GlmS glucosamine-6-phosphate activated ribozyme aptamer from a Bacillota bacterium, 179 nucleotides, folded computationally. The model forms 83% of the base pairs in the Rfam consensus. It matches the Rfam family "glmS glucosamine-6-phosphate activated ribozyme aptamer". It is annotated as a riboswitch. The literature on the family includes a 2004 paper in Nature by Winkler et al., "Control of gene expression by a natural metabolite-responsive ribozyme". Gene Ontology terms of the family: regulation of gene expression and catalytic activity.
[in-house]
Order: sequence, then C1' cells, then structure tokens
RNA sequence: UAUCGACAAAAAGCGCCAGGACUCGCCGGAGCGGAAGGUGCCUCGGGCACUGCGGCGAGUUGACGAGGAAGUGGUUUAUCGAAACGAUCGGCGGAUGCCACUCGGCCCGACCACGGUCGUCAGGCGGAUCCUUAAAUCCCGCGAGCAAUCGCGGGGACAGAGGGACCGCUAGUGGUUGC
Repeated sequence: UAUCGACAAAAAGCGCCAGGACUCGCCGGAGCGGAAGGUGCCUCGGGCACUGCGGCGAGUUGACGAGGAAGUGGUUUAUCGAAACGAUCGGCGGAUGCCACUCGGCCCGACCACGGUCGUCAGGCGGAUCCUUAAAUCCCGCGAGCAAUCGCGGGGACAGAGGGACCGCUAGUGGUUGC
C1' cells in the first nucleotide's frame, strides 16, 4: 500500500467518476497561416463554411442552499429558487416525490360499507398579512499544491416554492339509529 472480516460514525443538490472540460509532464506533428482532427450543409470520387494540434501518463473539477418521511411494495427526468452564462454538462447509484395496498384523520349527532381527500399540526380552493436565521457567488485574510484547484477563518447582503398562524368560501352516496 492492497485485499478480506468485524465494529463505530456519516446523507439526500446526497455519494461516486471509465466521457467531456481544465492543469502539469513526456513524445510526435504543423509553420505565421494553416496541416492533422472535429461539427454542419451540399451539386456526395468530393466540395463549402465554421472550429481547431494529436497521442500517452498523472492529477483537478464534476449542485449553492431552502423544502420534503405513517408502514410495505413498485417506479424514475421527484419541489423551489440563488449563482454562473464556460460544464450546477454527461454517466452510475441513491433519495422524504409519484402510484398501489394496509392502517389512520376528516368529509353527517353516532355507527357500518363504499367514495373523496390527506398523513398524526392528517379535506380542498382562494386571500392580503405575519412567521419560517438561506447558503454559496462576492470582499478580506491564512494554509496546501509547479498548476488546475482544495481547505480554514472573518465580513456583508440578496430568494422562491412549500409549510404554520389568520380570514373567507366550500366537501359525500347508501343503510341503521338517536335527538
């Protein structure tokens, strides 16, 4: 250092990296505008336009927070904005989303069945208001690295969705039974 086993901790813009992008090193190529390569179009032996070194190796990057969990199973492009405008691209796995069922609350004074809707703060719609510590980007500084970049400390702001409280409107069918 690698592998195996055990134990413990750690999560949801969470984890990982064989594409791509970026950095460094080595080898090769081109020659002052353009060769190799790539993309698109066409009249498709090829031509035109744009772009623009290739290979190997080692590294770096690859989501900034808010919000979201009855249980079981299934499923995958599962909410909101901030920043950037070059990649937070692309891929894999997962995930509180969604669907079905079970259980539970509410929809009728009570009970049962079905139906609807939600999830223990347990119906839907609408409303102005209040609450709900945004974080990174940015600035200053320290440290590691040749570099790309990474870590830490300090400063100062700026969201939306959802949820809660409040107000208004509004929500079963059938049966039994009570007042």
Background:
The coordinates come from a structure-prediction model, not an experiment, and the mean pLDDT is 76. The sequence was found by an Rfam model in a public genome assembly.